[in-house]
RNA sequence: GGGGCCAUAGCUCAGCUGGCAGAGCGUUCGCCUUGCACGCGAAAGGUCGCCGGUUCGAUUCCGGCUGGCUCCA
Repeated sequence: GGGGCCAUAGCUCAGCUGGCAGAGCGUUCGCCUUGCACGCGAAAGGUCGCCGGUUCGAUUCCGGCUGGCUCCA
């Protein structure tokens, strides 16, 4: 220098062919217990890396940038 993959909740990751953003763990509260843990129920928590484009509508499609991993030279 060139190619490929990845970027979504505090962490690990789903999200199919564009149409209201989700799970597990964690956190908080409640129930249960003499108390804790386990279990059960509920809640909070997101600019979907950034900037543009297409579209009635973009986490999703297209281009660029940034960062990470990897291959070639």